[in-house]
RNA sequence: UCCAUAAAAGGGUGAUUCUAUUAAAAGAUAGAUGCACAAAACUUUUAGUCUAAGGUAGUAAUACUAUGACUGAAAAGUUACUGAA
Numbered sequence: 001u002c003c004a005u006a007a008a009a010g011g012g013u014g015a016u017u018c019u020a021u022u023a024a025a026a027g028a029u030a031g032a033u034g035c036a037c038a039a040a041a042c043u044u045u046u047a048g049u050c051u052a053a054g055g056u057a058g059u060a061a062u063a064c065u066a067u068g069a070c071u072g073a074a075a076a077g078u079u080a081c082u083g084a085a
Stems, first nucleotide, its partner, number of pairs: 005083001012037002017032006035072001041078006047071004054065004
């Protein structure tokens, strides 16, 4: 110097729940809470799940459908704090 990820320090994210706003809904945003995470950061792809405004079918009940949404799911790439073995 590089790899590494035990302890400790300084930090980061934010499960769940509540409140307000917003959306057709799923959800999202903000505040509080703080489960858990050493990549639970970013990009792309894949997979799974949720919703059904609009569209299609139907006498109707309703069913199907993502262009909508979520992943603390995976893979690849990129980046990142500390320093024992």
c-di-GMP-I riboswitch aptamer from Candidatus Frackibacter sp. WG13, 85 nucleotides, folded computationally. The organism belongs to Candidatus Frackibacter, within Bacteria. Of the family's consensus pairs, 85% are formed in the model.